[in-house]
Molecule: Glycine riboswitch aptamer
Organism: Caballeronia calidae
RNA sequence: GAAUGCAGCGCGGGAGAGACUGUCAUCGAACGAUGACGGCGCCGACGGAGCAACCGCCCCGGAAACUCUCAGGCCCAAGGACCGCGCCGCAGGA
Numbered sequence: 001g002a003a004u005g006c007a008g009c010g011c012g013g014g015a016g017a018g019a020c021u022g023u024c025a026u027c028g029a030a031c032g033a034u035g036a037c038g039g040c041g042c043c044g045a046c047g048g049a050g051c052a053a054c055c056g057c058c059c060c061g062g063a064a065a066c067u068c069u070c071a072g073g074c075c076c077a078a079g080g081a082c083c084g085c086g087c088c089g090c091a092g093g094a
Base pairs, nucleotide, nucleotide: 004091005090006089008087009086010085011084012083013082018040020039021038022037023036024035025034026033027032041074042073043072047070048068049067050066054062055061
């Protein structure tokens, strides 16, 4: 001491699907709004689970943005896998 990899922080981008409905509570003259607990419908990108191909000599096993939908979510907002940039640290070693 370059490329590169990983972790942290900051910034930017970042999809889908219900402004459905019952009861109760609060606010409100009412319409209605918000929240809690349910019902029905739906989504796939925190988390979780599964594995045809693939990796693995075989058993066992690993694994996705695929599948499921337990959890989560279904105006906006928030959250958000993932992507880019910057800073710092560690590994790395031309």